[in-house]
Context: one part of a larger RNA
RNA sequence: GCCAACGAGUUUGCAUUUCUCCCUAGUCUAAGGAGGAUAAAACCUCCGGAGACAAAGUGAAAGCGAGGGUGAAUAGCCCGUUAGGGAGAAGUGCAAGACCCGAAGCCGAGCGAGCUACCCUUGGGCAGGGUGAAUCCCAGAGAAAUCUGGGAGGAGGCCCGAACCGGUGGAUCGUGCAAUAUCCUCGGACGACCUGAGGGUAGGAGUGAAAGGCUUAACUAGCUCGGGAAUAGCUGGUUCUCCCCGAAAUAUGUUUGGGCAUAGCGUCAAGAGUUGGAACUUUGCGGUAGAGCACUGGAAGGAAUAUCUUGAGUUUUCUCAGGUAUUCCUACCAAACUCCGAAUGCAAAGUUUCCGAUCUUGGCAGUCAGACUUCGGGCGAUAAGGUCCGAGGUCAAAAGGGAAACAACCCUGACUCCAAUCUAAGGUCCCUAAAUCUGGGCUAAGUGCACUCAAGGAAGUGGGAUUCCUAAAAUAGCUAGAAGGUGAGCUUAGAAGCAGCUAUCCUUUAAAAAGUGCGUAACAGCUUACUAGCUGAGGAAUCCUGCGCCGAAGAUAUAUCGGGGCUAAAGCCCAGUACCGAAGAUGGAGUCCCGCCAGUAUAUAUACUGGCGGGAGGUAGGGGAGCGUUCCUAGCGCAGUGAAAUCCAACCGUGAGGUUGGGUGGAGUGCUGGGAAGUGCGGAUGUUGGC
Numbered sequence: 001g002c003c004a005a006c007g008a009g010u011u012u013g014c015a016u017u018u019c020u021c022c023c024u025a026g027u028c029u030a031a032g033g034a035g036g037a038u039a040a041a042a043c044c045u046c047c048g049g050a051g052a053c054a055a056a057g058u059g060a061a062a063g064c065g066a067g068g069g070u071g072a073a074u075a076g077c078c079c080g081u082u083a084g085g086g087a088g089a090a091g092u093g094c095a096a097g098a099c100c101c102g103a104a105g106c107c108g109a110g111c112g113a114g115c116u117a118c119c120c121u122u123g124g125g126c127a128g129g130g131u132g133a134a135u136c137c138c139a140g141a142g143a144a145a146u147c148u149g150g151g152a153g154g155a156g157g158c159c160c161g162a163a164c165c166g167g168u169g170g171a172u173c174g175u176g177c178a179a180u181a182u183c184c185u186c187g188g189a190c191g192a193c194c195u196g197a198g199g200g201u202a203g204g205a206g207u208g209a210a211a212g213g214c215u216u217a218a219c220u221a222g223c224u225c226g227g228g229a230a231u232a233g234c235u236g237g238u239u240c241u242c243c244c245c246g247a248a249a250u251a252u253g254u255u256u257g258g259g260c261a262u263a264g265c266g267u268c269a270a271g272a273g274u275u276g277g278a279a280c281u282u283u284g285c286g287g288u289a290g291a292g293c294a295c296u297g298g299a300a301g302g303a304a305u306a307u308c309u310u311g312a313g314u315u316u317u318c319u320c321a322g323g324u325a326u327u328c329c330u331a332c333c334a335a336a337c338u339c340c341g342a343a344u345g346c347a348a349a350g351u352u353u354c355c356g357a358u359c360u361u362g363g364c365a366g367u368c369a370g371a372c373u374u375c376g377g378g379c380g381a382u383a384a385g386g387u388c389c390g391a392g393g394u395c396a397a398a399a400g401g402g403a404a405a406c407a408a409c410c411c412u413g414a415c416u417c418c419a420a421u422c423u424a425a426g427g428u429c430c431c432u433a434a435a436u437c438u439g440g441g442c443u444a445a446g447u448g449c450a451c452u453c454a455a456g457g458a459a460g461u462g463g464g465a466u467u468c469c470u471a472a473a474a475u476a477g478c479u480a481g482a483a484g485g486u487g488a489g490c491u492u493a494g495a496a497g498c499a500g501c502u503a504u505c506c507u508u509u510a511a512a513a514a515g516u517g518c519g520u521a522a523c524a525g526c527u528u529a530c531u532a533g534c535u536g537a538g539g540a541a542u543c544c545u546g547c548g549c550c551g552a553a554g555a556u557a558u559a560u561c562g563g564g565g566c567u568a569a570a571g572c573c574c575a576g577u578a579c580c581g582a583a584g585a586u587g588g589a590g591u592c593c594c595g596c597c598a599g600u601a602u603a604u605a606u607a608c609u610g611g612c613g614g615g616a617g618g619u620a621g622g623g624g625a626g627c628g629u630u631c632c633u634a635g636c637g638c639a640g641u642g643a644a645a646u647c648c649a650a651c652c653g654u655g656a657g658g659u660u661g662g663g664u665g666g667a668g669u670g671c672u673g674g675g676a677a678g679u680g681c682g683g684a685u686g687u688u689g690g691c
Stems, first nucleotide, its partner, number of pairs: 001691006011096013026053003032047005057064002067079004099237002102234001106227006117201009126191001128160003131156001135152007164188003169184004203219001205215003240626006250263005264367002266364007276355002278352008290340001291338002296334003300330009310321004370395010400411003415590004420586003426580003429564003435577001437576006448566002456550002460547010477534005483507003488502003513528001517526002591616011627680001629677010645664008
């Protein structure tokens, strides 16, 4: 991991609601007793009225009583002025282990010091080598204390190093040789040393050269059993079918925030009976969007007036500039500004051949982590697949088609079936169903072909507008000229059109700058403006706009058109006609549910049949109807001429399932009615067994 078996809302008491039944102003017995039945009980019948509920309420109570309370009240208001009792079934609540499994823990009584910690008693062990303390002896010195030298001596938590004890670093191992080992290396090795045997101390206790260490392989409180099914607002799991409806992720409170209670939203039953929704009309409410500056504030330009120990000019009353305040003009800004002011919205009434809700009471819930998207906003950075509100949608709980793939986007809401038809979104060259469709433009960038890029830059190209020049010849091109005073003046080494500063005149002319750009050390040289000739038809500038270009860099490989590929498109824009395309709509066949009508049966209820209309996505959840298993009971069956079980096949039923035939099997078993449950498994790191 698979298979098989086992495996989770039960039982009792009380309460309450619904349904059925019995009795009824009453209803029911309990313990117990007697009889019957039984192996014995459970069980059945009778007795037993103890007691319980009901038959009167109301008030805090005294109390009063079909009334009572409040109150001054004969008022008003509040509660009352009789249908109950019992049994069974189902739903739910409360108390119990209370749907099942699951703690870490707490407490008690015991068992442990054969491991380990420390202690007590009694034994055992420590190769070899080194160092050489005290003390003593001898010699010498000294008055002596004592000192020097030599020798003897053999101290030490001394040194090196085996046994022994340990466990420093590394490697190996890591389903190991091993639930701590092996190899190399390393520490102690006469001591606070190591060790055998016997004994002592224990669970909030021991022992501890102290690490919360150790107390029999997991000790910040051992192990075993018990209280005990501790508790678990937590996690996981919770077993057959079909039919109808179908949520919530919000508010308030909460030692509350992943839990509850009440309300909201769901369902079921009974009742009310148009009260509900939508649209339209009418009448009201309002201060948002926008707008505005009349208030409150902000803020820009100008003018006037007043004022200032302000600055400059200045002798000054003056002038210029500046500051402050007020007024006026012009152009503005505001969530906490408003002289104004929508749309939508909200309320009421009325209308409607529209829809089918709505309300009351009661039973039962679930929900209280929501998500994305569009719009209006707050926070944030006009960031976030961010966060918090409001309004709508979808998902959640929704399958189908489209978006390549893609809960939340677009279209559309799946009862079942079909070689059917029409459409939606989206598409129609091939992959790939349907146009290589029709008409008119644009793009040359593979731009683009679902979705991303800015500031900025550019004689890309299409459309439009305005102005100017132009057969009195424009613009471009070609030919020629482009001069003189003068090398203007200043500056400068020089400055001659052309380093720089100042000025920028005059003359000859068709025209020619005290010079547009190169250039020279300075000149020179080239060139331009400007003019003439040649040529002969458009040229120049600005603005608006469509589509393109550059700007444009990412990590394995084109690599963000899904791909192939596409250029008078298979791209973009405008217009049009066809077609494809879904579980949508239609058509055909059928099932179920609800409502209405009719008929039949029955004592009503109800059941069946027919017709008409409507409906059938669904998580949590509510309601309804069934299938199957085991056992009991009554009746009826089957079975060695082959029961159960099991394998295969066919058939029946919407389904859970059922029937039949054959094989295997070899002894029990079914149907109908009623009843009772240890009643249905794929999940729980489920339990046991097998493989």

Large-subunit ribosomal RNA, domain II from a Pseudomonadota bacterium, 691 nucleotides, folded computationally. Its mean pLDDT, the model's own confidence on a scale to 100, is 84. It matches the Rfam family "Bacterial large subunit ribosomal RNA". Its family is annotated with ribosome and structural constituent of ribosome in the Gene Ontology. The organism belongs to Pseudomonadota, within Bacteria.